[in-house]
RNA sequence: CCGUGCUAGACGGGGAGGUAGCGGUGCUCUGUACCUGCAAUCCGCUAGAGCAGGGUUGAAUUCCUGAACUGAGGGGCGGUCUUGUGAGGUCUGGCUUCGGAAAGUGGUGAUGAGAACCGGGUCCCGCGCAACGGAAAUUUGUAAACCCCGUCAGGUCCGGAAGGAAGCAGCGGUAAGCAAAACCUUUCGUGUGCCGUGGGGAAGCCUGGUUUGAGCAAACUACCGGAGUAACGCUUGGAAGGCUCGUCUCGAAGUUAGGUGCACGG
Numbered sequence: 001c002c003g004u005g006c007u008a009g010a011c012g013g014g015g016a017g018g019u020a021g022c023g024g025u026g027c028u029c030u031g032u033a034c035c036u037g038c039a040a041u042c043c044g045c046u047a048g049a050g051c052a053g054g055g056u057u058g059a060a061u062u063c064c065u066g067a068a069c070u071g072a073g074g075g076g077c078g079g080u081c082u083u084g085u086g087a088g089g090u091c092u093g094g095c096u097u098c099g100g101a102a103a104g105u106g107g108u109g110a111u112g113a114g115a116a117c118c119g120g121g122u123c124c125c126g127c128g129c130a131a132c133g134g135a136a137a138u139u140u141g142u143a144a145a146c147c148c149c150g151u152c153a154g155g156u157c158c159g160g161a162a163g164g165a166a167g168c169a170g171c172g173g174u175a176a177g178c179a180a181a182a183c184c185u186u187u188c189g190u191g192u193g194c195c196g197u198g199g200g201g202a203a204g205c206c207u208g209g210u211u212u213g214a215g216c217a218a219a220c221u222a223c224c225g226g227a228g229u230a231a232c233g234c235u236u237g238g239a240a241g242g243c244u245c246g247u248c249u250c251g252a253a254g255u256u257a258g259g260u261g262c263a264c265g266g
Base pairs, nucleotide, nucleotide: 001266002265003264004263005262006261009057010056011055012030013029014028015027020046021045022044023043024042034054035053036052037051038050063259064258065257067256068255069254073250074249075248076247077246078245079243080242081241082240083239085237086236087235088234093232094229095228096227097226098225099224100223103221104220105219107216108215114212115211116210117209118208119207120206121205122204123200124199125198126197127196128195129193130192131190132189133188134187135186136185138181139180140179141178142177148173149172150171151170156165157164158163
């Protein structure tokens, strides 16, 4: 060095989670790398860390290395973004509202702003007047079978007669009552009145006169201050997700390099 046969070893590994810890079942990432039984209300073990049984391969491209390079993927912390959620009006914009002031717009003003003075009305009270409404009086008309008046036909009564008496109807008038009228008279009342007289009157409004001479007002925008409001923006807490954003950590597969038995024969 070659051949034959054995053995160690290998026949997946990682992450999170779970566990006192280790491994497995389950989830997941790589990747293709035996079989059977056990197993999340867990199963089996003890730092030497799955247990029990069977099978294949086997000293190297296949095994080992606390080696180097590279690195799928996962986890922690931080950052940023998105989504949704809780709280906050004594951070905070926006919104609503109140007050102030008057920069702008608009309005008004020499046909006189604003200020000052005087007067009157509107307002209140007393009295008076008018009007309106009611009542009464008044006027006219009507109105009494009998218990109103006058006159009383007829008729009745008294009387010898003359003449008297009472008295119905009718007629006339009148009372109570009813109706009409509005000029005059009296009385009562009032959400009536460009009425009269006297008194009062803080403010507002209107109006007349005099003096002075340029602003007044605050509707809208802007400004200042106060109050309220958590839907939106803002502050803050926590949750889910994304990010070749940073950092830490675990880390498969791959590449490189190195290391590694035994027996027999040639």
Model confidence (mean pLDDT): 76 of 100. The RNA shown here (Bacterial large signal recognition particle RNA) has 266 nucleotides and comes from a Clostridia bacterium. Its Rfam family is "Bacterial large signal recognition particle RNA". The family's RNA type in Rfam is non-coding RNA gene. About the family: The signal recognition particle (SRP) is a universally conserved ribonucleoprotein involved in the co-translational targeting of proteins to membranes. Rfam links the family to the GO terms signal recognition particle, plasma membrane targeting and SRP-dependent cotranslational protein targeting to membrane, signal sequence recognition. It was read from a public genome assembly, where an Rfam model found it.